[in-house]
RNA sequence: GCCACUUUAGCUCAGCGGUAGAGCAGCUGUUUCGUAAACAGCAGGUCACCGGUUCAAGUCCGGUAAGUGGCUCCA
Repeated sequence: GCCACUUUAGCUCAGCGGUAGAGCAGCUGUUUCGUAAACAGCAGGUCACCGGUUCAAGUCCGGUAAGUGGCUCCA
């Protein structure tokens, strides 16, 4: 330098163009002598960024950035 893939909650990840979700973690409560576990509930998101298409974009298209892998060149 080229190609492919990834980017969504604190972490790990789902998500057919039509209300953004799960598990774990966190907080509160119930229970317990107490803790853990269990159970009930709560909170947590500019969906990497900038544009485009569309009535409508996390989803489609282009670009940028970061990361992962592969290839190539030089040494």

Predicted 3D model of a 75-nucleotide RNA (transfer RNA) from a Fimbriimonadaceae bacterium. It matches the Rfam family "tRNA". The family's RNA type in Rfam is transfer RNA. About the family: Transfer RNA (tRNA) molecules are approximately 80 nucleotides in length. It was read from a public genome assembly.